[in-house]
RNA sequence: ACUGCCGUGGUGUAAAGGUUAUCAUUCCAGCCUUCCAAGCUGGAGACCCGGGUUCGAUUCCCGGCGGCAGUA
Repeated sequence: ACUGCCGUGGUGUAAAGGUUAUCAUUCCAGCCUUCCAAGCUGGAGACCCGGGUUCGAUUCCCGGCGGCAGUA
């Protein structure tokens, strides 16, 4: 330099054009317990950036940035 894949809560992930963006973990509060742990209930927290297509974009297209792999 070129090619391919990927970018979503603090972390790891699902979504395949439309309903409150899923689940686990983490954190906070409460319940339970003599206390702790475990368990139960509730809550907090995310779509890499810009543009395009569309009535509507996390999703499709283009560019940028970043990560990984490959080729030279």